[in-house]
RNA sequence: GGGGCUGUAGCUCAUCUGGGAGAGCGCUUCGUUCGCAACGAAGAGGUAGUCGGUUCAAGUCCGAUCAGCUCCA
Numbered sequence: 001g002g003g004g005c006u007g008u009a010g011c012u013c014a015u016c017u018g019g020g021a022g023a024g025c026g027c028u029u030c031g032u033u034c035g036c037a038a039c040g041a042a043g044a045g046g047u048a049g050u051c052g053g054u055u056c057a058a059g060u061c062c063g064a065u066c067a068g069c070u071c072c073a
Base pairs, nucleotide, nucleotide: 001072002071003070004069005068006067007066010025011024012023013022019056027043028042029041030040031039049065050064051063052062053061
């Protein structure tokens, strides 16, 4: 320098063909206990890497760009 893959909640990851953004763990509050742990209930938390385009509508399609991993030179 060129090709490929990945980027979604604090962490690990889902989200079939474009239309309701979710799970587990973690976190906060409450209940149970003398207390901790565990369990139960409720809740907070996401510009879907960034920018632009297509579309009535984009996490999903297209382009550019950034970061990480990987292959070739």

The RNA shown here (transfer RNA) has 73 nucleotides and comes from a Planctomycetota bacterium. The coordinates come from a structure-prediction model, not an experiment, and the mean pLDDT is 81. It matches the Rfam family "tRNA". Its family is annotated with triplet codon-amino acid adaptor activity in the Gene Ontology. Rfam classes the family as a transfer RNA. The sequence was found in a public genome assembly.